[in-house]
Bacterial large signal recognition particle RNA from an Anaerolineae bacterium, 264 nucleotides, folded computationally. Its Rfam family is "Bacterial large signal recognition particle RNA". Rfam's curators write: The signal recognition particle (SRP) is a universally conserved ribonucleoprotein involved in the co-translational targeting of proteins to membranes. The RNAcentral record of the sequence draws on ENA. A source record names the gene ffs. The organism belongs to Anaerolineae, within Bacteria.
RNA sequence: UCGUGCUAGACGGGGAGCUGGCGGUGCCCUGUACCCGCAAUCCGCCGUAGCGGGGUCGAAUUCCCUCCCGAGGGCCAAGGACGGUUGGGACUGCCAGGCUGAGCGGCGUUGAAGGUUGGGUCCUGCGCGGCAGGAGCCUGUGAAACCCGCCAGGUCCGGGAGGAAGCAACGGUAAGCGGUCACUCUUGGGUGUUGCAGGGUCGCCUGGCCUGAGCAGGCUGGCUCUGGCAAGCCGGUCGCACCAGUUCGACGGAGGGUGCACGA
Numbered sequence: 001u002c003g004u005g006c007u008a009g010a011c012g013g014g015g016a017g018c019u020g021g022c023g024g025u026g027c028c029c030u031g032u033a034c035c036c037g038c039a040a041u042c043c044g045c046c047g048u049a050g051c052g053g054g055g056u057c058g059a060a061u062u063c064c065c066u067c068c069c070g071a072g073g074g075c076c077a078a079g080g081a082c083g084g085u086u087g088g089g090a091c092u093g094c095c096a097g098g099c100u101g102a103g104c105g106g107c108g109u110u111g112a113a114g115g116u117u118g119g120g121u122c123c124u125g126c127g128c129g130g131c132a133g134g135a136g137c138c139u140g141u142g143a144a145a146c147c148c149g150c151c152a153g154g155u156c157c158g159g160g161a162g163g164a165a166g167c168a169a170c171g172g173u174a175a176g177c178g179g180u181c182a183c184u185c186u187u188g189g190g191u192g193u194u195g196c197a198g199g200g201u202c203g204c205c206u207g208g209c210c211u212g213a214g215c216a217g218g219c220u221g222g223c224u225c226u227g228g229c230a231a232g233c234c235g236g237u238c239g240c241a242c243c244a245g246u247u248c249g250a251c252g253g254a255g256g257g258u259g260c261a262c263g264a
Base pairs, nucleotide, nucleotide: 001264002263003262004261005260006259009057010056011055012030013029014028015027020046021045022044023043024042034054035053036052037051038050063257064256065255066254067253068252072248073247074246075245079243080242082239083238084237085236086235087234088233091232092231093229094228095227096226097225098223099222100221102220103219104218106215107214114210115209116208117207118206119205120204121203122199123198124197125196126195127194128192129191131188132187133186134185135184136183138179139178140177141176147172148171149170155164156163157162
């Protein structure tokens, strides 16, 4: 070094859970790596930690150790992220207001701002005219009667002469219902190129005079000037296993180590 036969050993592993602890059955993750029996109100053991019975491989791609990688599971609310809630508010941002007036635009020598003077609008009092309403006057209609006048016929009284009451018709009038040009009285008004007097002058409109170039703040911009919002921001608290942390860790990779006997 090769061959043959054995032995140690291997024939899945891991996580959580259960357990005084260790395994198993069961659940989960990997992965394909014997069979039978026992087993979660459990089954069997005792750091030599499944028990009992069989089978295959067997000194190395298969066993053991170390290192690397790392699926997956557990823990974790001290860290970060996320979400809810709450407090703060000087930074960024936003809203409203104020100031400014650089740029644009507007008005302005057909005269800005300023000064001065007059009037209107406003209030009160006294008037004129006009419009509208009402009333009067005028007129029409209008009482069968408890309105008037005159009363035919008829009725009544009287011997008669004559007298009395009185219907209809006719004439007129009251209440009521209408009409009306003018005239008279009265009421009303953002009346009317209205009048007079007094009052008043913040604002608005308008005229004259002096003066001679600005005025106003619409848009863009500036002020961090005032107030506010709290989206970003800072903090508290609650939730959340997403990241981080921690723990166990399969499969895989690299390296190293490891028998016995016989024969050649």